[in-house]
The prediction has a mean pLDDT of 81. Transfer RNA from a Chloroflexota bacterium, 75 nucleotides, folded computationally. It matches the Rfam family "tRNA". It is annotated as a transfer RNA. The sequence was found in a public genome assembly. Taxonomically the source falls in Chloroflexota (Bacteria, Bacillati).

C1' cells in the first nucleotide's frame, strides 16, 4: 500500500429501517448484629466522526479515524 471484519452504557453484548435495550457492575432503600445473598427502585448514551438516501437511520450508501486479521513490498 491492498483486502476483509469490527466500533452501541463502566464491562460483555442485543436491537434484520419505526420510542435505543439486557446481563453484570454502580447508587438508594427493604431485610440482617454486620457483610454477602435476595427483593424493590434509581442513575448512566454525540450508537467512533463527517456527509448522503429516506416521512423516519444504530441499521442502507460514500468518505475519514481507530482496533483486529490476511496479502504484498522491504531498499
Nucleotide at each position: 500500500g491492498c483486502c476483509g471484519a469490527c466500533g452501541u452504557a463502566g464491562c460483555u453484548c442485543a436491537a434484520a429501517g419505526g420510542u435505543a435495550g439486557a446481563g453484570c457492575g454502580c447508587c438508594u432503600g427493604u431485610c440482617u448484629u454486620g457483610u454477602a445473598a435476595a427483593c424493590a427502585g434509581g442513575g448512566g448514551g454525540u450508537u467512533a466522526c463527517c456527509g448522503g438516501u429516506u416521512c423516519g437511520a444504530g441499521u442502507c450508501c460514500g468518505g475519514u479515524c481507530g482496533u483486529c486479521g490476511g496479502c504484498u513490498c522491504c531498499a